RNA sequence: UGCAGGGUGGUCAAGUGGCAAGACGUCUGGCUCAUACCCAGAAAAUCACGGGUCCGAAUCCCGUCCCUGCUA
Numbered sequence: 001u002g003c004a005g006g007g008u009g010g011u012c013a014a015g016u017g018g019c020a021a022g023a024c025g026u027c028u029g030g031c032u033c034a035u036a037c038c039c040a041g042a043a044a045a046u047c048a049c050g051g052g053u054c055c056g057a058a059u060c061c062c063g064u065c066c067c068u069g070c071u072a
Stems, first nucleotide, its partner, number of pairs: 002070006010024003018055001026042005048064005
C1' cells in the first nucleotide's frame, strides 16, 4: 500500500430479508444441616458508527472506525 475475513447481552457464539437461538456467567426460588452439584424461573444485546434500498435490514448497498491474517 493493496486484498481477504471479522465486530451480535458480562464472555463465547448461531442467525445471510419477516419477533435475535444456545453455552458459560449473574440474580431469584427449590433441593441440602450448610456450601457446591443438580432442577425450575428471570434479567440482560434497538446487532461497531453514519447514510441508502425495501412494506420490512443483524442480514443487501455505500462510507467511516476498530481487530486479525496475507501481501509489498

A computed fold for a 72-nucleotide RNA from a Nanobdellota archaeon, annotated as transfer RNA. RNAcentral holds the sequence, with entries from ENA. Its Rfam family is "tRNA". About the family: Transfer RNA (tRNA) molecules are approximately 80 nucleotides in length. The family's RNA type in Rfam is transfer RNA. Its mean pLDDT, the model's own confidence on a scale to 100, is 84. Lineage of the source: Archaea > Nanobdellati > Nanobdellota.